Overview: The prediction has a mean pLDDT of 83. Predicted 3D model of a 71-nucleotide RNA (transfer RNA) from a bacterium.
[in-house]
RNA sequence: GGGCCUAUAGUUUAGUGGUAGAACGACGCAUUUGCAAUGCGUAAACGGCAGUUCGAUUCUGCCUAGGUCCA
Numbered sequence: 001g002g003g004c005c006u007a008u009a010g011u012u013u014a015g016u017g018g019u020a021g022a023a024c025g026a027c028g029c030a031u032u033u034g035c036a037a038u039g040c041g042u043a044a045a046c047g048g049c050a051g052u053u054c055g056a057u058u059c060u061g062c063c064u065a066g067g068u069c070c071a
Base pairs, nucleotide, nucleotide: 001070002069003068004067005066006065007064010024011023012022013021018054026042027041028040029039030038047063048062049061050060051059
């Protein structure tokens, strides 16, 4: 330098064009003398910029970061 793959919550991840889900974690409440466990609830995410589309996490291009292969 070139080819390919990946990027979603603090972490691990689901989601093949129509309101983005879960687990663990965090916080609150209940339970307890207290802690843990348990139950209920709350907050929290689509890497960036463009394009296509009535509508994009999803399809396309470029960039960024990571992985892998070739030179």